[in-house]
Molecule: transfer RNA
Organism: Acidobacteriota bacterium
RNA sequence: GGGCGCUUAGCUCAGCGGUUAGAGCGUUCGGUUUACACCCGAAAGGUCGAAGGUUCAAAUCCUUCAGUGCCCA
Numbered sequence: 001g002g003g004c005g006c007u008u009a010g011c012u013c014a015g016c017g018g019u020u021a022g023a024g025c026g027u028u029c030g031g032u033u034u035a036c037a038c039c040c041g042a043a044a045g046g047u048c049g050a051a052g053g054u055u056c057a058a059a060u061c062c063u064u065c066a067g068u069g070c071c072c073a
Stems, first nucleotide, its partner, number of pairs: 001072007010025004018056001027043005049065005
């Protein structure tokens, strides 16, 4: 330099046009216990990497940029 992926909650990931974005783990609170752990319930937590474009509607499609991984030279 070229090609192909990935970027979504604190971490690991799902969601691949349809209105209000989810799961597990973790955190906090409550229940349970003499207490702790386990277990049960609830809550908080997201400019969906950034900026544009298409569309009635974009996390989802297109372009550029940034970061990151693999392959080729």